[in-house]
Context: one part of a larger RNA
RNA sequence: UGACGGGGGCCCGCACAAGCGGUGGAGCAUGUGGUUUAAUUCGACACAACGCGAAGAACCUUACCCAGGCUUGACAUGUUAGAGAAAACCUGGGAAAUCAGGUCCUCUCCUUCGGGAGACUCUUUCACAGGUGCUGCAUGGCUGUCGUCAGCUCGUGUCGUGAGAUGUCGGGUUAAGUCCCGCAACGAGCGCAACCCUCGUUUCUAGUUGCCAGCGAGUAAUGUCGGGGACUCUAGAAAGACUGCCGGUGAUAAGCCGGAGGAAGGUGGGGAUGACGUCAAGUCCUCAUGGCCCUUACGCCUGGGGCUACACACGUGCUACAAUGGUCGGUACAGAGGGUCGCAAUACCGCGAGGUGGAGCUAAUCCCUAAAGCCGGCCUCAGUUCGAAUUGCUGUCUGCAACUCGGCAGCAUGAAGUCGGAAUCGCUAGUAAUCGCGUAUCAGCAUGACGCGGUGAAUACAUUCCCGGCCUUGUACA
Numbered sequence: 001u002g003a004c005g006g007g008g009g010c011c012c013g014c015a016c017a018a019g020c021g022g023u024g025g026a027g028c029a030u031g032u033g034g035u036u037u038a039a040u041u042c043g044a045c046a047c048a049a050c051g052c053g054a055a056g057a058a059c060c061u062u063a064c065c066c067a068g069g070c071u072u073g074a075c076a077u078g079u080u081a082g083a084g085a086a087a088a089c090c091u092g093g094g095a096a097a098u099c100a101g102g103u104c105c106u107c108u109c110c111u112u113c114g115g116g117a118g119a120c121u122c123u124u125u126c127a128c129a130g131g132u133g134c135u136g137c138a139u140g141g142c143u144g145u146c147g148u149c150a151g152c153u154c155g156u157g158u159c160g161u162g163a164g165a166u167g168u169c170g171g172g173u174u175a176a177g178u179c180c181c182g183c184a185a186c187g188a189g190c191g192c193a194a195c196c197c198u199c200g201u202u203u204c205u206a207g208u209u210g211c212c213a214g215c216g217a218g219u220a221a222u223g224u225c226g227g228g229g230a231c232u233c234u235a236g237a238a239a240g241a242c243u244g245c246c247g248g249u250g251a252u253a254a255g256c257c258g259g260a261g262g263a264a265g266g267u268g269g270g271g272a273u274g275a276c277g278u279c280a281a282g283u284c285c286u287c288a289u290g291g292c293c294c295u296u297a298c299g300c301c302u303g304g305g306g307c308u309a310c311a312c313a314c315g316u317g318c319u320a321c322a323a324u325g326g327u328c329g330g331u332a333c334a335g336a337g338g339g340u341c342g343c344a345a346u347a348c349c350g351c352g353a354g355g356u357g358g359a360g361c362u363a364a365u366c367c368c369u370a371a372a373g374c375c376g377g378c379c380u381c382a383g384u385u386c387g388a389a390u391u392g393c394u395g396u397c398u399g400c401a402a403c404u405c406g407g408c409a410g411c412a413u414g415a416a417g418u419c420g421g422a423a424u425c426g427c428u429a430g431u432a433a434u435c436g437c438g439u440a441u442c443a444g445c446a447u448g449a450c451g452c453g454g455u456g457a458a459u460a461c462a463u464u465c466c467c468g469g470c471c472u473u474g475u476a477c478a
Base pairs, nucleotide, nucleotide: 001478002477003475004474005473007472008471009470010469012468013467015463019427020426021425022424023423026319027318028317029316030315031314032313033312034310035309042053043052064305065304066303067302068301069300070299073128077127078126081123082122083121084120088103089102090101091100092099093098107118108117109116110115130294131293133292134291135290139288140287141283142282143281144279146277151190152189153188154187155186156185157166158165159164169182170181171180172179196271197270198269199268201239202238203237204236205235206234207233211228212227215226216225217224242265245259246258247257248256249255321420325379326378327377328376329375330374331373338367339366342361343360347356348355349354386417391412392411393410394409395408396407397406433455434454435453436452437451438450439449
């Protein structure tokens, strides 16, 4: 100087407490361990692995296994020799890869018409290609984490023999090493804050595909039409919030408390933004790359299988156990996003999934109807009109192909489950809880992920205790 202490002090944080809802019990989905297997490819392991890489394993993907094949190779550049345009099509063998045979065609430039040169392909030679093989403890890059915590340092000066100290400490204050005052320090840098995006208010500009107050027309009805820019909205430019004003308090300071005005008040809400560093943290399977290893195979092609197994254990979720409910009928209100190999209306067929057909839309124009909610009927506390697993049959969609192994529909079947032990998680406001909608990936496949809006709470006395920061003290530690 650090680190550590079941030492002390201070402070903060959904850290505890106060509340609300869960997980842990059930069924299923999904990931992992284990076991099994020819293979169940690989990686990730406290927080910070386990709905993670994977924003989507039927084939492909695919790296794994079995089998059939290739060896200058599926891909790149150059090269030796030879032949031919390439491509396409047909027949036979084969599971395919591919092999054998046949058909067809003869590219561009120069030409002394003999041929030469150049693309491209095949056979061949040599350099080489190739490797999701190993090492993340050789690395770059990227990322997680402490932690959006308030810290981490430097120059000069001063002090100390020196390692170092001071500054960065003390008194206040703050979300903050934020600011004020004091002080052998004076300054500065990376962080904090601000500058950026978005939401909340207003003004101006603009008025189509959006809007419809007033005027006119029309309809069974509808901004439907003429028209209008008021309003909503759209999207540009501005304004606005700064402890600016008032009172109290404080050291007259920084600030704190209350008030006014205001759409908004003290960082207005949310996002982006992650200091020096820590964990030899993660990734050689995104990519790049040193070294090592394979080279008729650890490379490459293809068919089939596997990654989907199943006594079991754990994590994360979905659906429930019902009456604040289930079911039937009627009826109302979003936002954001996507669409031409696409989204698809009216109509018709089907109980339905869906099918036929195709108006409109390269989109403020069309696709385009939210569900909880509200109104009414039935159910009357039951393993039920709760719950939906499982199983059988029949279909439908995508796709070359749904057996292993997809989604959805109809009929039948109707399991466990009556609120969950020890333990444990999230959340402080438009939040939790609850309700639906959309997108990426994607032929098809979502209870996951990422977004969007609708309805909309309870509680916080406080800092004794559990878990992470500053000062001080002790030390058998470095």

Small-subunit ribosomal RNA, 3' major domain from a metagenome, 478 nucleotides, folded computationally.
The RNAcentral record of the full RNA draws on SILVA.